[in-house]
RNA sequence: AAUAGAUUUCGGGGCAGGGCGCAAUUCCCUACUGGCGGUACAGUCCGCGAGCCGUAUGGCAGACUCGGUUAAAUUCCGAGACCAGCAGUUAAAGUCUGAUAUGAAGAAGUCGUUU
Numbered sequence: 001a002a003u004a005g006a007u008u009u010c011g012g013g014g015c016a017g018g019g020c021g022c023a024a025u026u027c028c029c030u031a032c033u034g035g036c037g038g039u040a041c042a043g044u045c046c047g048c049g050a051g052c053c054g055u056a057u058g059g060c061a062g063a064c065u066c067g068g069u070u071a072a073a074u075u076c077c078g079a080g081a082c083c084a085g086c087a088g089u090u091a092a093a094g095u096c097u098g099a100u101a102u103g104a105a106g107a108a109g110u111c112g113u114u115u
Stems, first nucleotide, its partner, number of pairs: 001115001002113002005111006017029003031095002033084002035048004043082002051060003064080005086098003
């Protein structure tokens, strides 16, 4: 430095203020949040994970435009948009509670192996 294998640790965020109402962190106004790998730095590109269906190989499922800079950006800068599982609930949930102090994509380390 590379790398079969083993192992340890880490590994998802967010309703503040107000309105109506018997009742809402669920509706309305406003606010807030953004896993992992790739790529010019990405919730919205390509892919993975989480979710749902299936005994299983597997299948299904969300969202971006305009302008600027640049060799290169749907990733940066400016502006305006958009999206967000299932179950529960005195009233409909991306943000509350629960499945879940679970687990994953993956990240870092240690041992080992090989050169």
Model confidence (mean pLDDT): 82 of 100. Predicted 3D model of a 115-nucleotide RNA (FMN riboswitch aptamer (RFN element)). It was read from a public genome assembly, where an Rfam model found it.